[in-house]
RNA sequence: UAAGCUGGCCGGGUGAUCGCGGUGGUUUGGGCCACCGAGGAAAGUCCGGGCUCUACAGGGCAGAAGGCCGGGCAACUCCCGGCGGGGGAAACCCCGGGAAAGUGCCGCAGAAAAUAUACCGCCAGCUGUUCAGCUGGUAAGGGUGAAAUGGUGCGGUAAGAGCGCACCGGCCUUUCGGGAAACCGAAAGGGCCUGGCAAACCCCCUUCGGAGUAAGUCCAAAUAGGAAGGCAAUAAGAUGGCCCGUCUUGAUGCCUUCGGGUAUGGACGCUUGAGAGCUGCAGGCAACUGCAGCUCCAGAUAGAUGAUUACCCUUCGACAGAACCCGGCUUAUAGGCCAGCUUAACAU
RNA sequence: CGGGUUGUGGCGCAGUUUGGUAGCGCGCACGCCUGGGGGGCGUGAGGUCCCGGGUUCAAAUCCCGGCAACCCGA
Numbered sequence: 001u002a003a004g005c006u007g008g009c010c011g012g013g014u015g016a017u018c019g020c021g022g023u024g025g026u027u028u029g030g031g032c033c034a035c036c037g038a039g040g041a042a043a044g045u046c047c048g049g050g051c052u053c054u055a056c057a058g059g060g061c062a063g064a065a066g067g068c069c070g071g072g073c074a075a076c077u078c079c080c081g082g083c084g085g086g087g088g089a090a091a092c093c094c095c096g097g098g099a100a101a102g103u104g105c106c107g108c109a110g111a112a113a114a115u116a117u118a119c120c121g122c123c124a125g126c127u128g129u130u131c132a133g134c135u136g137g138u139a140a141g142g143g144u145g146a147a148a149u150g151g152u153g154c155g156g157u158a159a160g161a162g163c164g165c166a167c168c169g170g171c172c173u174u175u176c177g178g179g180a181a182a183c184c185g186a187a188a189g190g191g192c193c194u195g196g197c198a199a200a201c202c203c204c205c206u207u208c209g210g211a212g213u214a215a216g217u218c219c220a221a222a223u224a225g226g227a228a229g230g231c232a233a234u235a236a237g238a239u240g241g242c243c244c245g246u247c248u249u250g251a252u253g254c255c256u257u258c259g260g261g262u263a264u265g266g267a268c269g270c271u272u273g274a275g276a277g278c279u280g281c282a283g284g285c286a287a288c289u290g291c292a293g294c295u296c297c298a299g300a301u302a303g304a305u306g307a308u309u310a311c312c313c314u315u316c317g318a319c320a321g322a323a324c325c326c327g328g329c330u331u332a333u334a335g336g337c338c339a340g341c342u343u344a345a346c347a348u
Numbered sequence: 349c350g351g352g353u354u355g356u357g358g359c360g361c362a363g364u365u366u367g368g369u370a371g372c373g374c375g376c377a378c379g380c381c382u383g384g385g386g387g388g389c390g391u392g393a394g395g396u397c398c399c400g401g402g403u404u405c406a407a408a409u410c411c412c413g414g415c416a417a418c419c420c421g422a
Base pairs, nucleotide, nucleotide: 001344002343003342004341005340006339007338008337009336010335012312013311014310015309016308017307018306020037021036022035023034024033025032026031039319043330044329046328047327048326049325050324051212052211053210054209058244059243060242061241063208064207065206066205067204068082069081070080071079072078083096084095085094086093087092097203098202102201103200104197105196106195119142120141121138122137123136124135125134126133127132150168151167152166153165154164155163169193170192171190172189173188174187175186176185177184178183216268217267218266219265226258227257228256229255230254231253235249236248237247238246239245275296276295277294278293279292280291281290282289283288313317349421350420351419352418353417354416355415358374359373360372361371368405376392377391378390379389380388381387398414399413400412401411402410
């Protein structure tokens, strides 16, 4: 210098004028003053939790989600470190229970798609003058396919074959060593040689009750005790998948549907919390945790956070707008900046 | 705010359950039957299966993430 990999950051700035939401102060009131006022994703609503109600949710079935090992966290499908496999020249990236429990599927082609088989070929026997045919053996070679029953060699045989042996590869069993574990390494033994798909059903293990701030609580106002239908206890209703369990109900009762009334009712929930950021110290490889100090904090309920203008930025500013809150993931994002690492070429 | 369904030639749909050739009707083009129209018959064209990634030998179909349209509840 070029190509690439990984991680992080910024997301126009300042001034003036007008306008909007909240809080506080002041004022009899109108109003005035001060301060604060969107994001890294506020988004998708995909996970996890807080909070509220329901038995502060209990048993079973069904269902859903996750899945190497260890750690972090309030929790997680998240994060960190490691292990194994795959890709890459490397930095680095991607994947992760079980296919020798069972069932199922593997189109076409091919003899055969998984425990059954042989089209060509090879070999033996019989028929037969050659050619050829029938019966049997075989799976080394050819051929088909995405995938064909370990590989090489020697022996063996009628021809062949883990049929036997040697070496190599894999698997299983036992033992030893290392490691917290996944796992790694070594030795001995066993011819054991076992296709793929579980993002097919399924098996094993773990987790999950449901609903959602319009949850829910309180206050105020209003109307009529309106109409229709249903319900006899082994019942009905609630517990919002089902069963059990639990709770309520004895007709002036309960349930369903319809009708009617009030209010664009008010207050709380509502925003300061497993808070965020920065600095220092301590522990840890790291994620993260503890302690100390400093700074910061939208809260509406028809829903505020904007507009105009001047100057500056080489760049004329992308994606996008809170609605209960928080931790993650995913997706969108003009332009730009920083750090570390890998490879190649050149120079010293 | 919460929940669900769908996306396949120009239009309406099937195929997705159980992965292997993408089809049906209408429409379109051309030809024939008719003196002409209508109608009928025959032939043919036309597909990023909404988009991206993954699993698999193989994906419209299975899994994950987006986008759009429609519907429902409070």
Notes: This is a predicted complex of two RNAs, RNase P RNA and transfer RNA, with 422 nucleotides together. Its mean pLDDT, the model's own confidence on a scale to 100, is 77. It holds a member of the Rfam family "Bacterial RNase P class A". Rfam describes the family as follows. Ribonuclease P (RNase P) is a ubiquitous endoribonuclease, found in archaea, bacteria and eukarya as well as chloroplasts and mitochondria.